[in-house]
């Protein structure tokens, strides 16, 4: 440098144009002497940056940026 895949709660991931979830975790209570199990309740998101397209973007387009990956250079 060039081409594909990825980035959404703390992790692991889902949602693919019109409610942002799910499972683990974290908080609380309830049960136990206590603990961990379970069983109810709860908080927690500027969706990796800007712009653009749309009445409306996580989703669709353009750039940049960061992980993996494959090709190509150069010594």
């Nucleotide at each position: 440098g060039g081409g594909g895949c990825a980035g959404u709660a703390g992790c692991u991931c889902a949602g693919g144009g019109g409610g942002a979830g799910a499972g683990c975790a974290c908080c609380u209570g309830c049960u136990u002497u206590g603990c961990a199990a379970g069983c109810a309740g709860g908080g927690g998101g500027u969706c990796g940056g800007g712009g653009g397209u749309u009445c409306g973007a996580g989703u669709c387009c353009c750039c940049c940026u960061u992980g993996c990956u494959c090709c190509a250079c150069c010594a």